[in-house]
This is a predicted structure of a 164-nucleotide RNA (FMN riboswitch aptamer (RFN element)). The sequence was found by an Rfam model in a public genome assembly. Its Rfam family is "FMN riboswitch aptamer (RFN element)". Gene Ontology term of the family: FMN binding.
């Protein structure tokens, strides 16, 4: 200069008040949150006499992507919510203003957000905590709690390495 290749380090935020109700960070009503690349006109900044021409940040809802879910095969000293590989799923946005141009800026006003889990009561068994089972009421729906996950990973950075 550059991703031929390697190593390491990093890579997710967010329930506070009131209702209801035996039980609600799960349901109402108002709060809050928002991964990674690409694109992109405040902005800001570097060069230039200017026209320009670069750099940095810019979108939950545009384009792509992960993680999770479902499914075929497959692999084990370890049989696991295991591991690898195909494959399938994978959410959401409008008007209005500016302007040559914005679904991105600004103003208003919607809208979205894997998978499991989860409540009371009475006997019976072990017991420190607490748990398991029985039977009976009840039926209560989670982006925010709890788990799987001190994980995984789109990818970023930094070293080495390679090329001139």
């Nucleotide at each position: 200069u550059u991703u031929a290749u390697g190593u390491u380090u990093c890579a997710a935020g967010g329930g506070g008040u009131g209702g209801u109700g035996a039980g609600a960070u799960u349901c109402c009503a108002c709060a809050c949150c928002g991964g990674c690349g690409g694109u992109g006109a405040a902005u800001u900044u570097a060069c230039g006499c200017a026209a320009g021409u670069g750099a940095a940040a810019a979108a939950g809802u545009c384009c792509g992507c992960a993680a999770a879910c479902c499914g075929g095969c497959u692999c084990c000293g370890a049989u696991g919510a295991g591991g690898g590989u195909c494959g399938g799923c994978c959410g959401a946005a409008u008007c209005g203003g500016u302007g040559a141009g914005a679904u991105u800026c600004c103003g208003a006003u919607a809208c979205c957000g894997a998978c499991g889990g989860u409540g009371g009561g009475a006997g019976c068994a072990g017991u420190u905590u607490u748990u398991g089972u029985u039977c009976c009421c009840g039926u209560a729906c989670a982006g925010u709690c709890c788990g799987g996950a001190u994980g995984a990973a789109a990818g970023a950075a930094a070293c080495a390495g390679g090329c001139u």